RNA sequence: AUCUGUAAAACGCAAAGCCUGCGAAAGCAGGCGACGCAAAGUCAUCGGUCUAACGGGCCCAUCGGCCCCACGACGGCAGGACUGCCAGA
Numbered sequence: 001a002u003c004u005g006u007a008a009a010a011c012g013c014a015a016a017g018c019c020u021g022c023g024a025a026a027g028c029a030g031g032c033g034a035c036g037c038a039a040a041g042u043c044a045u046c047g048g049u050c051u052a053a054c055g056g057g058c059c060c061a062u063c064g065g066c067c068c069c070a071c072g073a074c075g076g077c078a079g080g081a082c083u084g085c086c087a088g089a
Stems, first nucleotide, its partner, number of pairs: 002089004012037002017032006035076001041082003047077001048074003055068005
C1' cells in the first nucleotide's frame, strides 16, 4: 500500500421516544436515551424516497378542498467519491 473481516478486544456513532427551539411541512439543532451500525465519518448536479411553502390548474357564493410541481429534506434508502480505528492475509 491492497484485500478481507469484527458489534465487541479497545475506541467511536446514536434509532425510537421525551423536553426545548427553528421550519409551512418533510425534517434539523441541543439535552436525556440506545434500536442498531465495520465507516450509522464527510459529500445532495447519479438514482430513489419524503414534504408541498411559493407557483400553476380545477371545484366552491365564501371559508376552504383536490391535483401537479423542489428551488426544500433524507448520507441510519442506495450508487459513487474522499478520509479513518483494530485484527488477519
A computed fold for an 89-nucleotide RNA from Massilia eurypsychrophila, annotated as c-di-GMP-I riboswitch aptamer.
Model confidence (mean pLDDT): 82 of 100.
The organism belongs to Massilia, within Bacteria.
RNAcentral holds the sequence, with entries from Rfam.
Rfam family: c-di-GMP-I riboswitch aptamer. Its family is annotated with cyclic-di-GMP binding in the Gene Ontology.